RNAcentral holds the sequence, with entries from Rfam. Predicted 3D model of a 72-nucleotide RNA (transfer RNA) from Ipomoea nil. It matches the Rfam family "tRNA". From the family's description: Transfer RNA (tRNA) molecules are approximately 80 nucleotides in length. It is annotated as a transfer RNA. The coordinates come from a structure-prediction model, not an experiment, and the mean pLDDT is 83.

RNA sequence: GGGUCUUUAGCCCAGUGGUAGAGCAUUUGAUUGCAGAUCAAGAGAUCAUUGGUUCAAACCUGGUAGGGCCCU
Repeated sequence: GGGUCUUUAGCCCAGUGGUAGAGCAUUUGAUUGCAGAUCAAGAGAUCAUUGGUUCAAACCUGGUAGGGCCCU
C1' cells in the first nucleotide's frame, strides 16, 4: 500500500428498516446477629464519528477514526 471483518450500558454480547435488550457488575429494599446466597424494584446508551438514501436508520450506503486477520 491492497483486501476483509469489527465498533451498541462499567464488562461480555443480542438486536439486520418501524419506541434499544439480556447476562454479569452497580444502587435501593426484603431476608440475615453480620456477610454471602436468594427474592423484588431501580439507575445506567446522543448505538465510534461525519455526510447520504428513506415517511422512518443501531440496521442500507460514501468518507474519517480505533481495533483484529490475510496479502505484498